RNA sequence: CAGCUGGACCGGACGGUCGCUCGCGCUGCGUCAAGUGGUGCGGGAGGAAAGUCCGAACUCCGCAGAGCAGUGUGCCGGAUAACGUCCGGGAAGCCGGGUUCAAGCCCGGCUGACGGAAAGUGCCACAGAAAACAUACCGCCCUGGCGGAAACGCCAAGGUAAGGGUGAAAAGGUGCGGUAAGAGCGCACCGCUGCCGCAGUAAUGCGGCGGGCAGGGCAAACCCCACACGGAGCAAGACCAAAUAGGGAGGGAGCCUGAGGCUUCGGUUUCAGACACGUGCCGGCUCGGCGCGUCACAACCUCCGGGUAGGUCGCUUGAGCCGGGCAGUAAUGUGCGGCCCAGAGGAAUGACCGUCCCACCGGAGCAAUCCGGCGGACAGAAUUCGGCUUACAGGUCCGGCUGCCAC
RNA sequence: CGGGGCGUAGCGCAGCCUGGUAGCGCACCUGCCUUGGGCGCAGGGGGUCCGCGGUUCAAAUCCGCGCGCCCCGACCA
Repeated sequence: CAGCUGGACCGGACGGUCGCUCGCGCUGCGUCAAGUGGUGCGGGAGGAAAGUCCGAACUCCGCAGAGCAGUGUGCCGGAUAACGUCCGGGAAGCCGGGUUCAAGCCCGGCUGACGGAAAGUGCCACAGAAAACAUACCGCCCUGGCGGAAACGCCAAGGUAAGGGUGAAAAGGUGCGGUAAGAGCGCACCGCUGCCGCAGUAAUGCGGCGGGCAGGGCAAACCCCACACGGAGCAAGACCAAAUAGGGAGGGAGCCUGAGGCUUCGGUUUCAGACACGUGCCGGCUCGGCGCGUCACAACCUCCGGGUAGGUCGCUUGAGCCGGGCAGUAAUGUGCGGCCCAGAGGAAUGACCGUCCCACCGGAGCAAUCCGGCGGACAGAAUUCGGCUUACAGGUCCGGCUGCCAC
Repeated sequence: CGGGGCGUAGCGCAGCCUGGUAGCGCACCUGCCUUGGGCGCAGGGGGUCCGCGGUUCAAAUCCGCGCGCCCCGACCA
């Protein structure tokens, strides 16, 4: 320097003109208020504002407590308000290097949903002899029989699990010995496992002694164990409250006479009449006439309550941001100083111009560079935080591996 | 803004829970039948199981992430 890979960060800059929105000050109109207009100053998207995948704050419901069911998480320790997140460690896997005959071991980097298969149940298609209480297709070997001169072949009864074959997976691996052939049958190393000791908070590691080895895989199959979780979500929820239509309460015009019925003798009811009141029609109006109603759920009036439209709050001072210090390997915590940094509601945060920056294209030039054109990613708050995941032009810094060049 | 469901052949669906062969109806193609067409009969073709990754010997199915579509919640008497 180039390629691959892991991590951290930035993600156009400055200025001008015209607008949008919020707050504050001054001011005009308005009744002083609500509101509306002018003007000045200040603030005005992100690392993901996104997906809504987790965890919380907050609010309402249940209103006390516990359990079942259900869901989720899962090596160990720590951080945190909490988490499926983060930090550190362990073991495992992959890559590279060293070492070894090899397995393995050591060093460096990277990766991940990493409890239990020795509680139980279930599954392991096809192929294969056999898929989990092991088994025997080919092969190998001993014995017996038959054939053959022999080599050997065939049959029967056994022994084998080394070799072949099937499969994703075949019942410890490598080597030496051993054997008729073989086999943990014996031994060495590695792996596994039981006990003990040491180190470590622990996961775990190391060492010693014993055991020839039992216990294949799947729990992102049911399940077991441990732990956590009540439900819904700012369209949560709270307050003010128009018209209209419902609901409730009150008001709202009637008394008298006669006759009849019932009667508990208090009344009640039907019919008729007179007057009064309300209302409708005729009538230009009053008067008048006619009709209807008068104890009823009338019309009408007043008040109350719920509640819609609409408005207000929740709504941005917060597990907040910046700079040092201290504790800690780190995540993080703590203390000091400074700061206030969008709050809209069919939803503001925009448009244009100039200079510069970056990338690409074309031209000029030996080159540095200059001129012209075009472009500047992903994407946009909506109750608020902590994370994860996904998208992203271009750029900066740090680490690892490989290659080339120079010293 | 918040919550729930779906994606399998050209179309409508099953299979997914309990992993191993992708199937049904209509449509399409070929042949027979018919003077011809339809109906009918016989046969056949056609699938990135929405995409990517993971678990597993093995994924349409189990798990995670993404994409697209559909539905519900303002609200009380």